[in-house]
């Protein structure tokens, strides 16, 4: 330098009709317990890497760009 994969909550990751942004763990509150552990319920937590385009509407399609991993040279 070229090709491929990848980027979504604090962490690990789902998300196929283009229309609801989610799960587990973690965190906070409450209940059960003498207490702890465990467990139940509730809550907070998001620039879907950044920018632009297409569209009534974009995590999803197109282009540019940044980072990570990997292959080739």
């Nucleotide at each position: 330098g070229g090709g491929g994969u990848u980027g979504u909550a604090g962490c690990u990751c789902a998300g196929u009709u283009g229309g609801g942004a989610g799960a587990g763990c973690g965190u906070g509150g409450c209940g059960u317990u003498c207490g702890c552990a465990a467990u139940g319920c509730c809550a907070a937590g998001g620039u879907c890497g950044g920018g632009a385009g297409u569209u009534c509407a974009a995590u999803c399609c197109u282009c540019c760009u940044c980072g990570a991993c990997u292959c080739c040279a």
This is a predicted structure of a 73-nucleotide RNA (transfer RNA) from Thioploca sp.
Its Rfam family is "tRNA". Rfam classes the family as a transfer RNA. Gene Ontology term of the family: triplet codon-amino acid adaptor activity.